[in-house]
Context: one part of a larger RNA
């Protein structure tokens, strides 16, 4: 609880797509639904408040008003909302023209680099620490030279930069799907915003089947270390980590900042287009960063990419624990997940 609020104090859903609902541009005639006005009926009495009586006063009681915010019929009014018709062109899409770009799929192809294998040369040692051992080696390691397999991940280029809604995306070629910007005109004619609920996306770890398996590496096993050492350090390693389907739905899923639209002083970088301009550069659209005027803020700080004035819509929170726990239902193959309390206690 008709109130304040959500960057960091509780508090923006992880992101989009959209159904209902909510809100919605300019013009003009029309309607009267809501909106404003007037009548009339009704709104019981008691009560309460006002005025006046009556019990010596007062409780109390009697009368008379007022109000009873509201509903009903009925007339009007037409500015805003709504509706209805008609038109506009700025808000919103279509279309031609260009342009960036790790945006998604697939499929080919490289080179360094590791490990392993097979041969050459070659000998006693490598390896590893803070020192050491474990481990490895004279059945020839380590170092090098040659050719041969795998798997996984793409040095420089590389950026405070690009691209995606958001998770997120990086070697090249080839297709194939998209989204975005920018100039110009032509075309549609409010077709928009937002968005309970639903649907799809959703990093890592995990799960299921099938493949694959070079490094690394939870468990785990040694070797140190130490008082101990289920640890950090070292030597091995299994799942995994990597494809292909299928599942899970999380996260400091962050910009700890919801979306869209509109307003509010500047300076300086940078990307991608447009125009101007020999050239420095300017100038204008769109992202992307620092510093900052006004306001704004407990500060910190934000500052046209606002946390800053406003406007619609959604989500959320309302003292710490208990607790994201019980239970209940949904969902999952399970792990778990979504929703989500009380008792009690400070």
């Nucleotide at each position: 609880u008709u109130g304040g609020g959500c960057g960091u104090a509780a508090a923006g859903g992880g992101c989009g797509c959209g159904u209902a609902g909510g809100c919605g541009g300019c013009u003009a005639u029309u309607u009267a639904a809501g909106u404003c006005u007037g009548a009339u009926g009704u709104g019981a009495a008691a009560u309460a408040c006002c005025c006046g009586g009556g019990c010596u006063c007062a409780a109390c009681c009697c009368g008379g008003g007022c109000u009873g915010u509201g509903c009903a019929u009925u007339g009007g009014a037409a500015a805003c909302u709504g509706g209805a018709u008609a038109g506009c062109u700025u808000g919103a899409g279509u279309c031609a023209c260009g342009g960036a770009g790790g945006g998604g799929g697939a499929a080919u192809c490289g080179g360094a680099a590791u490990u392993c294998c097979u041969g050459g040369u070659g000998u006693a040692g490598g390896g590893g620490u803070g020192a050491a051992a474990u481990c490895u080696g004279u059945a020839g390691a380590u170092a090098u030279c040659a050719g041969g397999a795998a798997g996984a991940a793409c040095a420089c280029c590389g950026g405070u930069g690009g691209c995606g809604a958001a998770g997120g995306c990086g070697g090249a070629u080839u297709u194939c799907c998209a989204g975005c910007c920018g100039a110009u005109g032509a075309c549609u004619g409010a077709c928009g915003c937002u968005g309970a609920g639903g649907c799809g996306c959703g990093a890592a770890a995990g799960u299921g089947c099938g493949g694959g398996g070079a490094g690394c590496a939870a468990a785990c096993a040694g070797g140190a270390u130490u008082a101990g050492a289920u640890a950090c350090c070292c030597u091995g390693g299994u799942a995994g980590u990597c494809c292909g389907c299928a599942c899970u739905a999380u996260a400091a899923a962050c910009g700890a900042u919801g979306c869209a639209c509109a307003c509010u002083a500047g300076g300086u970088g940078u990307c991608u287009g447009g125009c101007c301009g020999a050239g420095c550069g300017g100038u204008u659209a769109g992202g992307u960063g620092c510093c900052g005027a006004a306001g704004c803020g407990a500060a910190c700080g934000c500052g046209a990419u606002a946390a800053g004035u406003g406007u619609g819509c959604c989500g959320c929170c309302u003292g710490g624990g208990g607790a994201g726990u019980a239970u209940g239902c949904c969902c999952g193959c399970a792990a778990g997940g979504g929703u989500g309390a009380a008792a009690c206690u400070c």

A computed fold for a 346-nucleotide part of an RNA from uncultured Treponema sp., annotated as small-subunit ribosomal RNA, central domain. It matches the Rfam family "Bacterial small subunit ribosomal RNA". Rfam links the family to the GO terms structural constituent of ribosome and ribosome.